[in-house]
């Protein structure tokens, strides 16, 4: 340096759930919480998933389609990074 990842050390992040706030929703932010995580650090680039306000269509009610919305803690890809047993 590359790979690899331990019942190691030091630190780190934080699922469900609860509260408050934002949002049409998916979901997000903060606080509590802690299921897990060696990139659970960053980027919606490819795939995937979720939602459907506005729009279009059909309509009595209502329904269907559909991302410009959302998710990186779904899988790839890109960038960066702590530690060092086998």
């Nucleotide at each position: 340096u590359u790979g690899c990842g331990a019942c190691a050390a030091a630190g780190g992040c934080a699922a469900a759930c609860u509260u408050u706030g934002g949002g049409a929703a998916a979901c997000c932010a903060a606080a509590g919480g802690g299921c897990g995580c060696a990139a659970a650090g960053c980027c919606a680039u490819g795939g995937g998933u979720c939602u459907a306000a506005g729009g279009u269509c059909c309509g009595c009610a209502g329904g269907a389609c559909g991302a410009u919305g959302a998710c990186u803690g779904c899988c790839a890809g890109g960038c960066u990074g702590c530690c060092g047993a086998a």
A computed fold for an 86-nucleotide RNA from an Alicyclobacillaceae bacterium, annotated as c-di-GMP-I riboswitch aptamer. Its mean pLDDT, the model's own confidence on a scale to 100, is 88. The sequence was found by an Rfam model in a public genome assembly. The organism belongs to Alicyclobacillaceae, within Bacteria. Rfam family: c-di-GMP-I riboswitch aptamer. From the family's description: GEMM was predicted in a large-scale screen for bacterial structured RNA regulatory elements.